[in-house]
RNA sequence: CCAGCCGGUUGGGUGGCCGCUCCGCGUAGGCGGAGAGGAAAGUCCGAGCUCCACCGGGCGAAGAUGCUGGGUAACGCCCAGGGGGGGCGACCCCACGGAUAGCGCAACAGAAACAUACCGCCUGCGCGGCCGAAGCCUGCCGGUUUCCUCCGCGCGGGUAAGGGUGAAAUGGUGCGGCAAGAGCGCACCGGCGGCGUGGUGACACGCCGGCCGUGCAAACCCCAUCUGGAGCAAGACCAAAUAGGGGGACGUAGGGCGCCCGGCCAGUCCCCGGGUUGGUCGCAUGAGCCCGCCGGCAACGACGGGCCUAGAGAGAUGGUCACCGCCCCGGCUGCGGCCGGGGACACAGAACUCGGCUUAUAGACCGGCUGGACAC
RNA sequence: GGCGCAUUCGUCUAGUGGCCUAGGACACCGCCCUCUCAAGGCGGAGAUCGCGGGUUCGAAUCCCGCAUGCGCUACCA
Repeated sequence: CCAGCCGGUUGGGUGGCCGCUCCGCGUAGGCGGAGAGGAAAGUCCGAGCUCCACCGGGCGAAGAUGCUGGGUAACGCCCAGGGGGGGCGACCCCACGGAUAGCGCAACAGAAACAUACCGCCUGCGCGGCCGAAGCCUGCCGGUUUCCUCCGCGCGGGUAAGGGUGAAAUGGUGCGGCAAGAGCGCACCGGCGGCGUGGUGACACGCCGGCCGUGCAAACCCCAUCUGGAGCAAGACCAAAUAGGGGGACGUAGGGCGCCCGGCCAGUCCCCGGGUUGGUCGCAUGAGCCCGCCGGCAACGACGGGCCUAGAGAGAUGGUCACCGCCCCGGCUGCGGCCGGGGACACAGAACUCGGCUUAUAGACCGGCUGGACAC
Repeated sequence: GGCGCAUUCGUCUAGUGGCCUAGGACACCGCCCUCUCAAGGCGGAGAUCGCGGGUUCGAAUCCCGCAUGCGCUACCA
């Protein structure tokens, strides 16, 4: 210098003028203070909080998660590790329990997707044929019988090594073996099972046993673990208004998944019709943020100190001007820059609050590392 | 703000892992019939199943993410 990997920060700044929301002070004019994000987003997980009158037990349904150990209030999140896959490498990716619990599916093609022989290979019997050998008949041409090798056809047996089909064909490669073959035998590799050693564990390593066809559980399902439902328009209080009206269900039935059981409380629930569109709380001190130090590989935790940091209810956080920064275009240049013009200059934007995940994001900057080129 | 559902030819829909290169109806185009139109008959065109990934040999269908659209949701007696 080129190409790349990982982690992090920032994502306009200053000032003037005019506004907006909230808080404090003031009788008032007004003055002072605070005022978006890393995702405030999607609402995908986990909680706090609130209600379902209250307290329990059992069974089920439904749903979620799925290697191991740890972190955490909790999690489907995070950290570390194991195994598998990709990359020359830095490093990255993985819904990664069970197919010997059961029930299934595997289209088309192919002989066969479960116990399957189409071609091929080997073989038994029968029939037919060519060549050859031996024998018999014959004076010769020739005819005939038996046997061996080979070929064809038919019936049957063996064989999963080869061909072809497929996403997948009975574990793979090699040697031996065999009529031909085959874990049939052996060596190495892969899987499975058992034993031993190490590790908290996932697992790794070693030895033994020929035990050896798959895939699908992001199909049903099985196993283990977990989960009550609804959501701040939850809900509480005050005030105002009216038809405190009508109909229905049930009276151990219903009362926020179903069934059953025990205690216990109140009449409860649904529909139609009617009224209101006000105020206060919930609502911002919280699993909070920053700094230091200690423990831990880390996620994170303990201790000490400091800080208070937006909050409406049609919904504030803005507009404009100047200068600077950034980007684009043009001109000049003494290559350091200078001058002029243009640009709403990324994604986006709080609404009960936290911890995560996911998705969107122009540009700028920092740190660590890998591969290569060149120079010393 | 919160919660739920849906997305397949122009429109309405069927499909629940393979026979889907996706079926049907209306609409559209051509031909026949008719003096002409409608109706009727025959034929045809029209969909990368909202988009992007993943699981599987194989995805409209199963899983994840995103986009778009629709619906419900105040209080009092």

Predicted 3D model of RNase P RNA and transfer RNA as a complex of 453 nucleotides.
Its mean pLDDT, the model's own confidence on a scale to 100, is 77.